[in-house]
RNA sequence: GCCGCAGUAGCUCAGUGGUAGAGCGCGUCAUUGGUAAUGACGAGGUCGAGAGUUCAAUUCUCUCUUGCGGCACCA
Numbered sequence: 001g002c003c004g005c006a007g008u009a010g011c012u013c014a015g016u017g018g019u020a021g022a023g024c025g026c027g028u029c030a031u032u033g034g035u036a037a038u039g040a041c042g043a044g045g046u047c048g049a050g051a052g053u054u055c056a057a058u059u060c061u062c063u064c065u066u067g068c069g070g071c072a073c074c075a
Base pairs, nucleotide, nucleotide: 001071002070003069004068005067006066007065010024011023012022013021018055026042027041028040029039030038048064049063050062051061052060
């Protein structure tokens, strides 16, 4: 340099052109003599950035960017 895959909650990951979710973690409460476990409720997101298409984009298209993998090149 070329090709492919990925970027969504603190972490690991689902998901869909029409209100963004789960598990774990976190907070509050219940329960206990106390802790753990368990249960209930809750907080937490510019869906990597920019542009385009569309009535509407996290989703489709393009560019950029970061990470991973493969190939090639230079020494």
Notes:
The RNA shown here (transfer RNA) has 75 nucleotides and comes from an Alphaproteobacteria bacterium. Lineage of the source: Bacteria > Pseudomonadati > Pseudomonadota > Alphaproteobacteria. The sequence was found in a public genome assembly.